[in-house]
């Protein structure tokens, strides 16, 4: 890098150092940045992918497995705006007919685990 499964309307701060970009496919918007982007580093918060551990039900071949609740000690993950918003297709609605709007699906994206 590919694959496979899952989730993506919610939540969540300081401080230093840095200096001009940044919001996660090309692209068009719109936003956010000198009242300090992007990285770094130190604290600390959100959450519950993975593991360990607590509590209750049910199976069991009595090692275990599922399935619901807690807890957050490790791995990670993240702390502006729905994946910031279209973007491709369907349908509504709406028109002379569009566009703009509703809803929904798929593509890409992201995290996690697992396989290669």
């Nucleotide at each position: 890098c590919a694959c496979u499964u899952a989730u993506c309307a919610a939540g969540a701060a300081a401080g230093g150092c840095a200096g001009a970009g940044g919001g996660u496919a090309a692209u068009g918007g719109c936003c956010c940045g000198a009242u300090g982007a992007a990285g770094c580093c130190u604290u600390g918060a959100c959450a519950a992918c993975c593991u360990a551990u607590c509590c209750c039900g049910a199976c069991c071949a009595c090692g275990g497995u599922c399935g619901g609740g807690g807890a957050a000690a490790g791995g990670u993950g993240c702390c502006a705006a729905u994946u910031c918003c279209a973007g491709c297709c369907c349908g509504g609605a709406a028109u002379u007919a569009a566009a703009a709007c509703c809803g929904g699906g798929a593509c890409a994206g992201a995290u996690a685990a697992g396989u290669c």
Molecule: SAM riboswitch aptamer (S box leader)
Organism: Bacteroidota bacterium